Predicted 3D model of a 68-nucleotide RNA (Fluoride riboswitch aptamer (crcB RNA motif)) from a Nitrospirota bacterium.

[in-house]
Parts: sequence; C1' cells; structure tokens
RNA sequence: AUAAAAUUAGGCGAUGGAGUUCGCUUAACCACCCCGACAGUUUCGGGGUUGAUAACUCCUACUCUCAA
Repeated sequence: AUAAAAUUAGGCGAUGGAGUUCGCUUAACCACCCCGACAGUUUCGGGGUUGAUAACUCCUACUCUCAA
C1' cells in the first nucleotide's frame, strides 16, 4: 500500500420528545385535493383537508364532547 474477515456506528421514514420493532440510505425523506399561470407531464402562486407514530406504547401541544 492492497485484499479479505471481524467489530462498531451515523442518518432518514409530511408538525415535538422518549422506548421498542421494521424498512431505507450517502442520500434515504419532504402527504392529499381544487383553481390558475408558465410549461410539456415539470415548476411556481392561491385556496382547502387530515395527521404530532413508518408501526406500537407513553408524554407534550392542538381539536371536539361531557363533568367538576
């Protein structure tokens, strides 16, 4: 210096935190609906809906109902 094996991670999964599990990754990931413009299947602007989980559990925030 090269090759192989072993060991050990990190990050991500449409709004916060923690535990467990799953999947993905040097990029994973960045929801859905309507209208308009540009464009040519993309981008931008406006309006609207649901959800704090990828899944389960708990906490916090928000929303609805009832009671004190």
Its Rfam family is "Fluoride riboswitch aptamer (crcB RNA motif)". Its family is annotated with positive regulation of gene expression and response to fluoride in the Gene Ontology. The sequence was found by an Rfam model in a public genome assembly. Of the family's consensus pairs, 100% are formed in the model.